Model confidence (mean pLDDT): 84 of 100. c-di-GMP-I riboswitch aptamer from a Clostridia bacterium, 90 nucleotides, folded computationally. The sequence was found by an Rfam model in a public genome assembly. Lineage of the source: Bacteria > Bacillati > Bacillota > Clostridia.
RNA sequence: ACCUGAUAAAGGCUCUCUCCUCGAAAGAGGGGGUCGCAAAGCCACGGGCCUGUCGCCCGCCUAGCGGGCCAUGGUAGCCGGGUUGCCGGA
Numbered sequence: 001a002c003c004u005g006a007u008a009a010a011g012g013c014u015c016u017c018u019c020c021u022c023g024a025a026a027g028a029g030g031g032g033g034u035c036g037c038a039a040a041g042c043c044a045c046g047g048g049c050c051u052g053u054c055g056c057c058c059g060c061c062u063a064g065c066g067g068g069c070c071a072u073g074g075u076a077g078c079c080g081g082g083u084u085g086c087c088g089g090a
Stems, first nucleotide, its partner, number of pairs: 004088002012037002017032006035077001041083003045080003048075003055069006
């Protein structure tokens, strides 16, 4: 340095839930919290999934409502990929 991850050591992050804030929503930020995680550090490049503001289409009980499509929004704790990193057994 590369591969690799054990009943190791030092640590780290924080699912569900909850409170506040932002958001149309999905969801995000912060406090509490701690299922789990060897990258559960970071990055939306590919796929998947979620939402549907705006936009388009359809219907109707008359003008608003309902339904459908749709990412430019989101998800890195869905997978792949890229990239950085602690300690060490072999």